Small-subunit ribosomal RNA, central domain from an uncultured bacterium, 348 nucleotides, folded computationally. Rfam family: Bacterial small subunit ribosomal RNA. The full RNA is in RNAcentral, with records from ENA, Greengenes and SILVA. The coordinates come from a structure-prediction model, not an experiment, and the mean pLDDT is 88.
Context: one part of a larger RNA
RNA sequence: CUGGGCGUAAAGGGCUUGUAGGCUGUCUUAUAAGUCAGAUGUGAAAUCGUUCAGCUCAACUGAACAAUUGCAUUUGAUACUGUAAGGCUUGAGUGCAGAAGGGGAACAUGGAAUUUCCGGUGUAGCGGUGAAAUGCGUAGAUAUCGGAAAGAACACCUGUGGCGAAGGCGGUGUUCUGGUCUGCAACUGACGCUGAGGAGCGAAAGCCAGGGGAGCAAACGGGAUUAGAUACCCCGGUAGUCCUGGCCUUAAACGAUGUAUACUAGGUGUGGGAGAUUCAUUUCUUCCGUGCCGACGGCAACCCAUUAAGUAUACCGCCUGGGGACUACGAUCGCAAGAUUGAAACUC
Numbered sequence: 001c002u003g004g005g006c007g008u009a010a011a012g013g014g015c016u017u018g019u020a021g022g023c024u025g026u027c028u029u030a031u032a033a034g035u036c037a038g039a040u041g042u043g044a045a046a047u048c049g050u051u052c053a054g055c056u057c058a059a060c061u062g063a064a065c066a067a068u069u070g071c072a073u074u075u076g077a078u079a080c081u082g083u084a085a086g087g088c089u090u091g092a093g094u095g096c097a098g099a100a101g102g103g104g105a106a107c108a109u110g111g112a113a114u115u116u117c118c119g120g121u122g123u124a125g126c127g128g129u130g131a132a133a134u135g136c137g138u139a140g141a142u143a144u145c146g147g148a149a150a151g152a153a154c155a156c157c158u159g160u161g162g163c164g165a166a167g168g169c170g171g172u173g174u175u176c177u178g179g180u181c182u183g184c185a186a187c188u189g190a191c192g193c194u195g196a197g198g199a200g201c202g203a204a205a206g207c208c209a210g211g212g213g214a215g216c217a218a219a220c221g222g223g224a225u226u227a228g229a230u231a232c233c234c235c236g237g238u239a240g241u242c243c244u245g246g247c248c249u250u251a252a253a254c255g256a257u258g259u260a261u262a263c264u265a266g267g268u269g270u271g272g273g274a275g276a277u278u279c280a281u282u283u284c285u286u287c288c289g290u291g292c293c294g295a296c297g298g299c300a301a302c303c304c305a306u307u308a309a310g311u312a313u314a315c316c317g318c319c320u321g322g323g324g325a326c327u328a329c330g331a332u333c334g335c336a337a338g339a340u341u342g343a344a345a346c347u348c
Base pairs, nucleotide, nucleotide: 004319005318006317007302008301012316014201015200016199017198021194022193023192025088026087027086028085029084030083031082033081034080035077036076037075038074039073040072041071042070049065050064051063052062053061054060091191092188093187094186095184096183097182098181099180103177104176105175106174107173108172109171110154114150115149116148117147118146119145120144121143125136126135162169163168206247207246208245209244210243211242215241216240220236221235222234223233258315259314260313261312262311263310266293267292268291269290270289271288272287273286274285275284276283297304298303321348322347323346330341331340332339333338
């Protein structure tokens, strides 16, 4: 390379956007580059193949043919691909009329709880555990009532419910703003799909600077447990967790399932529309989403099954025995931590 694969055996890039490239609806005409057919020239000889012939046979040798799957020129064909021109509307987009939503950003604001502080009542315990102790408390704790402050998170509603490309998003209000769905079929007329590089986004932890700090809590201290206990349990507690700006760029970043399009029985729940119908938000039809069950089919099995892991097409990424090795070296990026790329010896 050919071939085979990627839910769980090795293997889908964390996600999007988009450059090059690859692929690309339908009709007509032209062209004839690809494609196909014929002819001519060339494709050295030897070798190889076939049929004959010569050495007694064979090896060997000779002759003819074939082959040389190629290239060039030329004459044609025009289904498909390309190119050029002109159309079309079903793909894609726009418009108009509606709809739902924790989609994003900024600002404002609310109540419960927690902790601390102040004051009142009140007195000997509180707290904690399997049991205890450390701890707090007669300098008046815990409990309870009133007041004040602070920070963080938003109970119920809450739902295999919603939104978002993924990460993710949940008190309430306002402003700004992205996407989606349905109906109409007015407009554009293939404007599309995928996407190596590139760019952007990207939980948590971590880093830098400045704030903030209630609760929780790595590290750390103490008390227990234990043979020991650098743990699990308990009492404390600093980074951090929060905000602003800037880095980091990784996760079991998971549906362990790339994106797009088409096709292939049903049943049942649920979210958002539209239409018809009804006394009735009743029933039916239809589109988009989200679950469960299940036929055909698939699968090593488990299971998947119109939200495919079925049947196909287009494009990208990735895999090729285990360890060594999410390593070394080099390179790029980073303040650092480290990230990305990524071997070999050796060994089984």